[in-house]
RNA sequence: CCUCGAUAAAGGCAAACCACCCGCGAGGGUGGGGCGCAAAGCGAUGGGACUCCGGAUUUAGGAGUUAGCCAGCUGCCGAA
Numbered sequence: 001c002c003u004c005g006a007u008a009a010a011g012g013c014a015a016a017c018c019a020c021c022c023g024c025g026a027g028g029g030u031g032g033g034g035c036g037c038a039a040a041g042c043g044a045u046g047g048g049a050c051u052c053c054g055g056a057u058u059u060a061g062g063a064g065u066u067a068g069c070c071a072g073c074u075g076c077c078g079a080a
Base pairs, nucleotide, nucleotide: 004078005077012037013036017032018031019030020029021028022027035068041073042072045071046070047069048066049065050064051063052062053061
C1' cells in the first nucleotide's frame, strides 16, 4: 500500500414512529427519537424500484422521487 473489518480508540450518521411545514403523489425539510450503518460521505451519470401525466391496449413516451437497492467517485481508524 492492497485486501479485510475487532466486543479496539476517537468521532460521525440516523430507520420506524411523533409534531409542524412543503408536494397531486412517490417523497422532502426542521425538531424529537434510535432501528441500524465502515462509506448510512458525495453524486440522479448507468441499472433497479416507486409516483404523477398523457396515451390507448399493454409497452414505448414525458415529468419527477429514491443513493438506508446496486454500480460510480472520494475518504477516518488499524486488531487478526